[in-house]
Context: one part of a larger RNA
RNA sequence: CUGGGCGUAAAGCGUACGUAGGCGGCCAUGCAAGUCAGACGUGAAAGCCCUCGGCUCAACCGAGGAAUUGCGUUUGAAACUGCAUGGCUCUGAGUUCGGGAGAGGGUAGCGGAAUUCCCGGUGUAGGAGUGAAAUCCGUAGAUAUCGGGAGGAACACCAGUGGCGAAGGCGGCUACCUGGACCGAUACUGACGCUGAGGUACGAAAGCGUGGGGAGCAAACAGGAUUAGAUACCCUGGUAGUCCACGCUGUAAACGAUGGACGUUAGGUGUCGGGGGCUUGACCUUCGGUGCCGCAGCUAACGCGUUAAACGUCCCGCCUGGGGAGUACGGUCGCAAGGCUGAAACUC
Repeated sequence: CUGGGCGUAAAGCGUACGUAGGCGGCCAUGCAAGUCAGACGUGAAAGCCCUCGGCUCAACCGAGGAAUUGCGUUUGAAACUGCAUGGCUCUGAGUUCGGGAGAGGGUAGCGGAAUUCCCGGUGUAGGAGUGAAAUCCGUAGAUAUCGGGAGGAACACCAGUGGCGAAGGCGGCUACCUGGACCGAUACUGACGCUGAGGUACGAAAGCGUGGGGAGCAAACAGGAUUAGAUACCCUGGUAGUCCACGCUGUAAACGAUGGACGUUAGGUGUCGGGGGCUUGACCUUCGGUGCCGCAGCUAACGCGUUAAACGUCCCGCCUGGGGAGUACGGUCGCAAGGCUGAAACUC
C1' cells in the first nucleotide's frame, strides 16, 4: 500500500465538545477544474507480442507492424462531482411559545432511625465471640434497661425488569442557582448539517499534597485460634484510609466486552413520560424512552433481530500468530506511585 476484519476468536479510544480535514438536502442558471468524446504532438533505441526473412534447424540476427493503458495542446459534451449566482422547505438542523416528568449538576439549611462514646438512675455476675475455643470486656460494677448529652457517617420502607445523565455516575426532606431531554402548537431562520487526526474538558475506586474531621468499618500491624506449617480463611483489637475543602493523579471486566450519525426492513407483549380520539374501556391511536419474545435477514456457533450483530451511505478509532511484553530504550506527562507512546533479539 492492498485485502479481510473488530459482541464472545487479535481488534471500538472510558466519555463528550470541537480545530484541520473528509462527507453532505431540493430547484434553476452559468462556468468547465474533476469526468467523457474526437483530433494533433509526444511517448528514443533495444526488449516483450504478431507477420515475413537470413545462418541446414534452433538459440541468435534482420525488416515491418502492433503495443507503449501516459503526458501535453486543441475542439466539443454538461448528466454527475466541484465552483459561482439566485431561490425553496414542519424535508435535515436550529430558534420561539405552552406544558408535564425525572436519585441530572451545584450551594446552604433541616430531620428521624441506628452504631459508638460520655454523664446519671435501676440492677448483679457475667458479657462478648466461635465449628468448638481462646485472646478481649466486667465486682474499680460490665452485659441488660431507663433518662440526658456529644459526635461522625449513611439515608430503612417508598424501590420497580422504574427514572435521570455523554460517560464516570446519581437515592432522606426543604430552599435557591443551573444543564439536558420529551410532548403539543404555530410563527421564524433557510442546509446553518454529520463525523472528527491533533487539541480541550469531564472521568469509579485506590493513591498523593496541604489543612480539617474521625462514629462505624477497616489494608498494614498486634494478639487468640486452626494447621504438619498458616506470613491466610475464623475471632479480639487496630493505624492509614473511608468523610470535608482545595490541588494532583487519569486508570478499570471505565462492559452492551457492541464508536458516532442518517435512511430502509413483519409483528406481539410489559413498563416509564407526553399528546389525540371515541362507544370512557381489561379500548383505539400517536411521539419519545426502557425491557422481553420473535419474521425476514445475518452469524462459525452461541445468539442478534426497528434500542441490529439485518440492508445501505458517510466519518473516526483499532486489529494482522503465541510467548518475550504492555516489558526495554527514547520521548512526554506526574510531587511520587506511575500514566501515555511503545520495540527487538531469542523462542514455539

Predicted 3D model of a 348-nucleotide part of an RNA (small-subunit ribosomal RNA, central domain) from Oceanidesulfovibrio indonesiensis. RNAcentral holds the full RNA, with entries from ENA and SILVA. Rfam family: Bacterial small subunit ribosomal RNA.